[in-house]
Molecule: transfer RNA
Organism: Thermoflavimicrobium dichotomicum
RNA sequence: GGGCAGUUAGCUCAGUGGGAGAGCGCUACCUUGACACGGUAGAGGUCGUUGGUUCGAUCCCAAUACUGCCCA
Numbered sequence: 001g002g003g004c005a006g007u008u009a010g011c012u013c014a015g016u017g018g019g020a021g022a023g024c025g026c027u028a029c030c031u032u033g034a035c036a037c038g039g040u041a042g043a044g045g046u047c048g049u050u051g052g053u054u055c056g057a058u059c060c061c062a063a064u065a066c067u068g069c070c071c072a
Stems, first nucleotide, its partner, number of pairs: 001071007010024004018055001026042005048064005
């Protein structure tokens, strides 16, 4: 330099055009002598960035940044 894959909650990830989600973690409460487990509720998001298409974009298109793998 070229190709491919990826980027969504603190972590690991799902999500093929109209509601942004799961598990774990975190906080409060219940439970316990206390802890753990369990239960209930809750907080936490510019969906990498910019632009485009569309009535409408996490999702389609282009550019760009970063990460990983392969080739040279």